[in-house]
Context: one part of a larger RNA
RNA sequence: UUGGGCGUAAAGGGUGCGUAGGCGGUGAUGUUAGUCGUUUGUCAAAUCCUCGGGCUUAACCCGAGACUCGCGAACGAAACGGCAUCGCUAGAGAAUGUGGGGAGUAUGGGGAACUCAUGGUGUAGGGGUGAAAUCCGUUGAUAUCAUGGGGAACACCGAAAGCGAAAGCACCAUACUAACACAUAUCUGACGCUCAAGCACGAAAGCGUGGGUAGCGAAUGGGAUUAGAUACCCCAGUAGUCCACGCCCUAAACGAUGAUCUCUAGUCUUUCGGAGUAUCGACCCUCUGAGAGACGUAGCUAACGCGUUAAGAGAUCCGCCUGGGAAGUACGGCCGCAAGGCUAAAACUC
Numbered sequence: 001u002u003g004g005g006c007g008u009a010a011a012g013g014g015u016g017c018g019u020a021g022g023c024g025g026u027g028a029u030g031u032u033a034g035u036c037g038u039u040u041g042u043c044a045a046a047u048c049c050u051c052g053g054g055c056u057u058a059a060c061c062c063g064a065g066a067c068u069c070g071c072g073a074a075c076g077a078a079a080c081g082g083c084a085u086c087g088c089u090a091g092a093g094a095a096u097g098u099g100g101g102g103a104g105u106a107u108g109g110g111g112a113a114c115u116c117a118u119g120g121u122g123u124a125g126g127g128g129u130g131a132a133a134u135c136c137g138u139u140g141a142u143a144u145c146a147u148g149g150g151g152a153a154c155a156c157c158g159a160a161a162g163c164g165a166a167a168g169c170a171c172c173a174u175a176c177u178a179a180c181a182c183a184u185a186u187c188u189g190a191c192g193c194u195c196a197a198g199c200a201c202g203a204a205a206g207c208g209u210g211g212g213u214a215g216c217g218a219a220u221g222g223g224a225u226u227a228g229a230u231a232c233c234c235c236a237g238u239a240g241u242c243c244a245c246g247c248c249c250u251a252a253a254c255g256a257u258g259a260u261c262u263c264u265a266g267u268c269u270u271u272c273g274g275a276g277u278a279u280c281g282a283c284c285c286u287c288u289g290a291g292a293g294a295c296g297u298a299g300c301u302a303a304c305g306c307g308u309u310a311a312g313a314g315a316u317c318c319g320c321c322u323g324g325g326a327a328g329u330a331c332g333g334c335c336g337c338a339a340g341g342c343u344a345a346a347a348c349u350c
């Protein structure tokens, strides 16, 4: 390479949009450089295969036949594929109506807690720990009450719940924006799926400029512990955490499970729609669509387990793997202010 794989053994890209490319529903007609058939030319000989023969046999040798991927030409076929044209509605989209949601952005508002300041009451402790000490306090702390300021986060509701492409999203209100589900079957008529390249988004930490800083808190200082203690515990505390704008682009970015479509027992729970039944009405009950979960049949799996939200049975497209280490490193290239990121080996060694 052929092949075999990717939940946990090596292996699904962090996520979306998307160009080229690949793949593509249904009927009819025409055409045919794919496809299929026939004939023919070529495909040296030897070799290989079959049959027959010759060396005592075999290897070996001789003869005949067959074979020769493929390529060229002519004639033909039209099921599949392509191309062209005309249609269809089951895919896809639109429209109308209904609906739910911590989906996003911006602005305004709220209460609890914390902390600071001022004032009142009040007096000797407070704090902290396994025990202590550093620390705070008679210039009046801790406690308690009142007033005012400040920043950050939103208890209960809260859920195996909801929404979002993922990252992620939760006090309340308003404005703007996006997506989704269901019902109707009114319209378009394959407009679809996937996706190298490219573009956008992307937790935390980190970086730049300017602001902000209550609490927490890398670094750092001190107190303990200890043989030591560059730690775990305690007292402080700077960056940071917060905001605006601009970068960085990585995570156990996880369901360690790519996307789309079709098919394949059920049972129970739950969220949001629809229909029916029931009822004064709501609940209940039956059916149905879209999600989120628990178990489980067939089947799959090395096992664990998965099991209509598949890791089952199939199809299309993309990404990726190929013994361990060296190494996600060196070198080169691209990106970045930097930190570093992306791409990505080999010698050597077991």
Stems, first nucleotide, its partner, number of pairs: 004321003007304002012318001014201004021194003025088008034080001035077008049065006091191001092188003095184005103177007110154001114150008125136002162169002206247006215241002220236004258317006266295011299306002323350003332343004